[in-house]
RNA sequence: UUUGAUAAUAGCAAACCGGUAGAAAUACCGGGACGCAAAGCCACGGAUCCUCAACCUUCGGGUAAGGAUAGCCGGGUUACCUGAC
Numbered sequence: 001u002u003u004g005a006u007a008a009u010a011g012c013a014a015a016c017c018g019g020u021a022g023a024a025a026u027a028c029c030g031g032g033a034c035g036c037a038a039a040g041c042c043a044c045g046g047a048u049c050c051u052c053a054a055c056c057u058u059c060g061g062g063u064a065a066g067g068a069u070a071g072c073c074g075g076g077u078u079a080c081c082u083g084a085c
Stems, first nucleotide, its partner, number of pairs: 001084002004081001011036002016031006034071001040077003044074003047069005054063003
């Protein structure tokens, strides 16, 4: 520099359940494991989701803005083990 197995060591933890926060999407804590070779971290680009307040409205919704998802994809960044060079 590169590979990621059916190896080893360590790690994370979907759905679901209980609790807490929030308007919501969701997040956090505990239980739980579907999976993960960055399922570590960063909302930078795209995508999806939410709508307390603002504006518009034919009251269905829309705009913009803000928020959420890093376990949707891309990008950035750091790193354990391992094969090869």

A computed fold for an 85-nucleotide RNA from Candidatus Sabulitectum sp., annotated as c-di-GMP-I-GGC riboswitch aptamer. The model forms 95% of the base pairs in the Rfam consensus. Model confidence (mean pLDDT): 79 of 100.